Model confidence (mean pLDDT): 81 of 100. A computed fold for a 73-nucleotide RNA from an Oscillospiraceae bacterium, annotated as transfer RNA. It matches the Rfam family "tRNA". It is annotated as a transfer RNA.
RNA sequence: GCCCCAGUAGCUCAGUCGGCAGAGCACCUGCCUUUUAAGCAGGGUGUCCGGAGUUCGAAUCUCCGCUGGAGCA
Numbered sequence: 001g002c003c004c005c006a007g008u009a010g011c012u013c014a015g016u017c018g019g020c021a022g023a024g025c026a027c028c029u030g031c032c033u034u035u036u037a038a039g040c041a042g043g044g045u046g047u048c049c050g051g052a053g054u055u056c057g058a059a060u061c062u063c064c065g066c067u068g069g070a071g072c073a
Stems, first nucleotide, its partner, number of pairs: 001072002004069004010025004019056001027043005049065005
């Protein structure tokens, strides 16, 4: 330098045919308990890596860039 993959909640990831953003763990609040843990009830806590474009509508499609990983030279 070329090519491929990935980037979504605190973490690991799903969502991939464009139509109100989700799961598990963690976390927060309350109950219970002498206390902690466990248990029960409730809560999503988010600039979908950044920007632009297409579209009535974009995490999703297109372009440019950034970061990480693998391959070729």